[in-house]
Context: one part of a larger RNA
RNA sequence: CUGGGCAUAAAGCGCGCGUAGGUGGCUUGGCAAGCGGGGAAUGAAAUCCCAUGGCUCACCCAUGGAACUGCCGUCGAUACUGUCGAACUUGAGGCCGGGAGAGGAAAGUGUAAUUCCUGGUGUAGCGGUGAAAUGCGUAGAUAUCAGGAGGAACGCCGGUGGCGAAAGCGACUUUCUGGCUCGUCCCUGACACUGAGGCGCGAAAGCUAGGGGAGCAAACAGGAUUAGAUACCCUGGUAGUCCUAGCCGUAAACGAUGGGCACUGGGUAGAGGAGGCGUCGAUACCUUCUUUGCCGUAGCUAAUGUGUUAAGUGCCCCGCCUGGGGAGUACGGUCGCAAGGCUAAAACUC
Numbered sequence: 001c002u003g004g005g006c007a008u009a010a011a012g013c014g015c016g017c018g019u020a021g022g023u024g025g026c027u028u029g030g031c032a033a034g035c036g037g038g039g040a041a042u043g044a045a046a047u048c049c050c051a052u053g054g055c056u057c058a059c060c061c062a063u064g065g066a067a068c069u070g071c072c073g074u075c076g077a078u079a080c081u082g083u084c085g086a087a088c089u090u091g092a093g094g095c096c097g098g099g100a101g102a103g104g105a106a107a108g109u110g111u112a113a114u115u116c117c118u119g120g121u122g123u124a125g126c127g128g129u130g131a132a133a134u135g136c137g138u139a140g141a142u143a144u145c146a147g148g149a150g151g152a153a154c155g156c157c158g159g160u161g162g163c164g165a166a167a168g169c170g171a172c173u174u175u176c177u178g179g180c181u182c183g184u185c186c187c188u189g190a191c192a193c194u195g196a197g198g199c200g201c202g203a204a205a206g207c208u209a210g211g212g213g214a215g216c217a218a219a220c221a222g223g224a225u226u227a228g229a230u231a232c233c234c235u236g237g238u239a240g241u242c243c244u245a246g247c248c249g250u251a252a253a254c255g256a257u258g259g260g261c262a263c264u265g266g267g268u269a270g271a272g273g274a275g276g277c278g279u280c281g282a283u284a285c286c287u288u289c290u291u292u293g294c295c296g297u298a299g300c301u302a303a304u305g306u307g308u309u310a311a312g313u314g315c316c317c318c319g320c321c322u323g324g325g326g327a328g329u330a331c332g333g334u335c336g337c338a339a340g341g342c343u344a345a346a347a348c349u350c
Base pairs, nucleotide, nucleotide: 004321005320006319007304008303012318014201015200016199017198021194022193023192025088027086028085029084030083031082033081034080037075038074042070049065050064051063052062053061054060091191092188093187094186096183097182098181099180103177104176105175106174107173108172109171110154111153115149116148117147118146119145120144121143125136126135162169163168206247207246208245209244210243211242215241216240220236221235222234223233258317259316260315261314262313263312266295267294268293269292270291271290272289273288274287275286276285299306300305323350324349325348332343333342334341335340
């Protein structure tokens, strides 16, 4: 170096865009770099190998041969790869016409409820628990009615329903905007796939500055429980949770399953289109494309399971793994305001 692997044993980057690189559809012509063939020169000697011979044998030595798998010209071949040129339409992209959707951003509007404030009615309790107590209440609480304020969240619809690359997205309206899908098969003509570095997005918590603060609630205080109770339960309660701008860059960021293409029996259910038969018109039914689940054939798998959304059969590209602990740590570097992140050992030990 090759060989083995990555759902659960060690191992798929959290997700995307994309540079270099790697890989790349179909037809044809030129070239002949790779690839394959012939021949020439070279590839010192010794060594290795083969044969023969010399020491009584052997070790050893001598002679001859083969080999030296390499490199460099030359001649010829052109299937494949490459390269240059021409052409094509199936890959990819586009035009036109439809469709569904909590996809994203901004502005505005609304509603139930909680809390608080004001006023009315009203009186001794309320609250809370396994039971209590702390707490609130005669300065009039709880309950109830009316009015007002403010913040956060969007019931029913709602669905193993939908959308998004992932994180994620759920009241309504308007504006701006991304993607997907179906039909026609009109246009371009390989424009493609992957992607080291790089760049961007990235839950929650946390950080900086300024707002906001209803409810909830780390920390904290008190009451209980208990042998103790720095907890579980209860009464309070500050950061925070919310908004704006900027950081952080991590998660069991999970399908614990990287992306792309092709192929390989079925059954069933849901979502979005299109076409057909039929009909007054539709549903139903049939066909087809996309998409999401479930069950299962073959195959695969250590088994569990997976099974056209593969963990099956192949190809291309990237990432990652190599016994447990030490350790995702030290040191160094780099990023960050910090918290810390990324990269990443060894001694020693079993």